Model confidence (mean pLDDT): 77 of 100. This is a predicted structure of a 363-nucleotide RNA (Bacterial RNase P class A) from a Candidatus Pelagibacterales bacterium. Of the family's consensus pairs, 95% are formed in the model. Lineage of the source: Bacteria > Pseudomonadati > Pseudomonadota > Alphaproteobacteria > Candidatus Pelagibacterales. It was read from a public genome assembly, where an Rfam model found it.
[in-house]
RNA sequence: CCAGUUAAUUGAGUGGUAGCUUCGUUAAAUCGAAGAGGAAAGUCUGGGCUCCACAAGAUAACAGUGCCAGCUAAUUGCUGGCGAGGGUAACCUCAGGGAUAGUGCCACAGAAAAUAAACCGCCUUAUCAAGGCAAGGGUGAAAAGGUGUGGUAAGAGCGCACCGGAAUUUUGGUAACAAAAUUCGCAUGGAAAACCCCACUGGGAGCAAGACCAAAUAGAAACAACAUGACUUUAAGUAAUUAGAGUCUAGUCUGAUCUUGGAUGAGUUGUUUGGGUUGGUCGCUUGAGCUAGUUGGUAACAACUAGUCUAGAUAAAUUACUACUUUCAAUGACAGAACCCAGCUUACAGAUUAACUGGCAAA
Numbered sequence: 001c002c003a004g005u006u007a008a009u010u011g012a013g014u015g016g017u018a019g020c021u022u023c024g025u026u027a028a029a030u031c032g033a034a035g036a037g038g039a040a041a042g043u044c045u046g047g048g049c050u051c052c053a054c055a056a057g058a059u060a061a062c063a064g065u066g067c068c069a070g071c072u073a074a075u076u077g078c079u080g081g082c083g084a085g086g087g088u089a090a091c092c093u094c095a096g097g098g099a100u101a102g103u104g105c106c107a108c109a110g111a112a113a114a115u116a117a118a119c120c121g122c123c124u125u126a127u128c129a130a131g132g133c134a135a136g137g138g139u140g141a142a143a144a145g146g147u148g149u150g151g152u153a154a155g156a157g158c159g160c161a162c163c164g165g166a167a168u169u170u171u172g173g174u175a176a177c178a179a180a181a182u183u184c185g186c187a188u189g190g191a192a193a194a195c196c197c198c199a200c201u202g203g204g205a206g207c208a209a210g211a212c213c214a215a216a217u218a219g220a221a222a223c224a225a226c227a228u229g230a231c232u233u234u235a236a237g238u239a240a241u242u243a244g245a246g247u248c249u250a251g252u253c254u255g256a257u258c259u260u261g262g263a264u265g266a267g268u269u270g271u272u273u274g275g276g277u278u279g280g281u282c283g284c285u286u287g288a289g290c291u292a293g294u295u296g297g298u299a300a301c302a303a304c305u306a307g308u309c310u311a312g313a314u315a316a317a318u319u320a321c322u323a324c325u326u327u328c329a330a331u332g333a334c335a336g337a338a339c340c341c342a343g344c345u346u347a348c349a350g351a352u353u354a355a356c357u358g359g360c361a362a363a
Base pairs, nucleotide, nucleotide: 001359002358003357004356005355006354007353008352009351010350012325013324014323015322016321017320018319020035021034022033023032024031037334041345042344044343045342046341047340048339049206050205051204052203054261055260056259057258058257059256062202063201064200065199066198067081068080069079070078071077082096083094084093085092086091097197098196102195103194105190106189119137120136121133122132123131124130145163146162147161148160149159150158164186165184166183167182168181169180170179171178172177210282211281212280213279220273221272222271223270224269225268226267229248230247231246232245233244234243235242236241251264252263253262289308290307291306292305293304294303295302296301
């Protein structure tokens, strides 16, 4: 200098004038402070928070995850390792348990595709028939481990050496795993992002959640099913009885079922018709917050100390103009909050930084 890999920053700054929203202040929109992102997007994942008379345990179904260890409020996220694959390398990717529990699939080609084999070929043999072979060739993504050597009629782990495979032991490591030694001719393919098996995890609904205030109406009507029980007591009544209060029982209550506990309790459940309210306040922004430093850790992160407060609108405010600076160019890319947070994914003109890998050249 060229090419590549990984991780980041920025995407405007300083004034003036006018305007809008929130908060504080003031006699007074008088004065002061603040005012849309790194992704606010996607609505994918996990939570905080709120409610549901429901809560705990077990079972089945359904859904999700799938090597090991750690971080976190939590996860299917992140960090670091192990293994496999790609790349010269830096580095990148993995939907990484199980194919002897079972079912299904592997087109075409090929002789044969897993209960798997003889097309060409080799040998007995000069030829036919018959028999033996799976070493050589062909087809294919894949053909009953690979290379070499001995042996054989020709061959074959048939024997041997090395590699590979399986089992056992030792060593290292928290572990996933790795290495070594010994023994055994020893491995009936692929794929589970096919169904499935195994292990672990999992209430539901969601800020239009929900709470309070005010106001209004019809505590309306019809149908069906089940039930309409016991006791005490108060008031009215001559009494029958009516109305209320209390204690029980049947019954009812959770995505499904059962058990236990609990709540409610004499009317309950379901379907249909019809009416009123559709106003205001809260929830609503101090948070698993942010910044800096120190310590611990390979890291993700954690602890401590100090500092700091940075939109809460309600049909939608957060802007317009202008001067200068910086830039090749500035109304400059992608793009706009609606309960909040943590991740993941996607989009992004231009400008800039650091580390690492390879190549070329010079010293």